[in-house]
RNA sequence: GUGACCAUAGCUUAGUGGUAAAGUGGGAGCCUGUGGAGCUCUUGACACGGGUUCGAUUCCCGUUGGUCACC
Numbered sequence: 001g002u003g004a005c006c007a008u009a010g011c012u013u014a015g016u017g018g019u020a021a022a023g024u025g026g027g028a029g030c031c032u033g034u035g036g037a038g039c040u041c042u043u044g045a046c047a048c049g050g051g052u053u054c055g056a057u058u059c060c061c062g063u064u065g066g067u068c069a070c071c
Stems, first nucleotide, its partner, number of pairs: 001070007010024004018054001025043006047063005
């Protein structure tokens, strides 16, 4: 330099055009002699810019970052 793939919550992953989901984590409470485990509630996210569309995490283009292959 060329090509491919990836970017969603603190972390690990779902979500293939119509209200962003779960596990784990954080906070509070219940339970317990204490702690742990368990239960309930709560908290928190679509890398950035543009385009298509009534509507974009999703489709298209570019940028940024990461991984891999080739040179």
The RNA shown here (transfer RNA) has 71 nucleotides and comes from a Patescibacteria group bacterium. The prediction has a mean pLDDT of 81. The organism belongs to Bacteria candidate phyla, within Bacteria. Its Rfam family is "tRNA". Rfam links the family to the GO term triplet codon-amino acid adaptor activity. From the family's description: Transfer RNA (tRNA) molecules are approximately 80 nucleotides in length. By type it is a transfer RNA. RNAcentral holds the sequence, with entries from ENA.